[in-house]
RNA sequence: GUCCCUGUAGCGCAAUGGAUAGCGUGUUGGACUUCUAAUCCAAGAAUCGUGGAUUCGACUUCCACCUGGGAUA
Numbered sequence: 001g002u003c004c005c006u007g008u009a010g011c012g013c014a015a016u017g018g019a020u021a022g023c024g025u026g027u028u029g030g031a032c033u034u035c036u037a038a039u040c041c042a043a044g045a046a047u048c049g050u051g052g053a054u055u056c057g058a059c060u061u062c063c064a065c066c067u068g069g070g071a072u073a
Stems, first nucleotide, its partner, number of pairs: 001072005007066001010025004018056001027043005049065005
């Protein structure tokens, strides 16, 4: 240089072009317990990598760029 993959909550990951973008874990508060752990309930936490395009409507499709990883010579 060329090609492929990846980017979403603190972390690990989901999400048929149409839902208030969810799950696990963690954090905070509460219940339970003599205390802790475990268990249960609740809350907060995301400009969906950036910028455009298509569409009535984009996390999802297309283009460019950026981050990380891989293949090739």
This is a predicted structure of a 73-nucleotide RNA (transfer RNA) from Trichonephila clavipes. The organism belongs to Trichonephila, within Eukaryota. It matches the Rfam family "tRNA". Rfam describes the family as follows. Transfer RNA (tRNA) molecules are approximately 80 nucleotides in length.